c-di-GMP-I riboswitch aptamer from Paenibacillus sp. YN15, 99 nucleotides, folded computationally. Taxonomically the source falls in Paenibacillus (Bacteria, Bacillota, Caryophanales, Paenibacillaceae).

RNA sequence: UACGAUAAAUGGCAAACUAUUCCGAAAGGAUAGGACGCAAAGCCUAGGGUCUACGGCAUCUCCACACCGGUGGAGCGCUAUGAUCGCCUGGUUGCCGAA
Numbered sequence: 001u002a003c004g005a006u007a008a009a010u011g012g013c014a015a016a017c018u019a020u021u022c023c024g025a026a027a028g029g030a031u032a033g034g035a036c037g038c039a040a041a042g043c044c045u046a047g048g049g050u051c052u053a054c055g056g057c058a059u060c061u062c063c064a065c066a067c068c069g070g071u072g073g074a075g076c077g078c079u080a081u082g083a084u085c086g087c088c089u090g091g092u093u094g095c096c097g098a099a
Base pairs, nucleotide, nucleotide: 012038013037017033018032019031020030022029023028036086042092043091044090046089047088048087049084050083051082055079056078057077060075061074062073063072064071065070
């Protein structure tokens, strides 16, 4: 110097759960506590997966209005542009460091 995560040390992060006159349509997030775990559980949603569907699309069902052109509402269906990097992959930065 390289490889490496299996020894030791320093520090770091923080799942479930709980709380909130918090943010969000929701999924989810933030903050405080908490301690299951993590060598990238640092950062980037770039690819895939998963979750959600405000809005949009569609016009199948029902209802109301309208009066034969339709309009509105509710339900069902589709849709990421939303979320998740503590689901996987990729990119990028990086602490200690024995045998």
Its mean pLDDT, the model's own confidence on a scale to 100, is 77.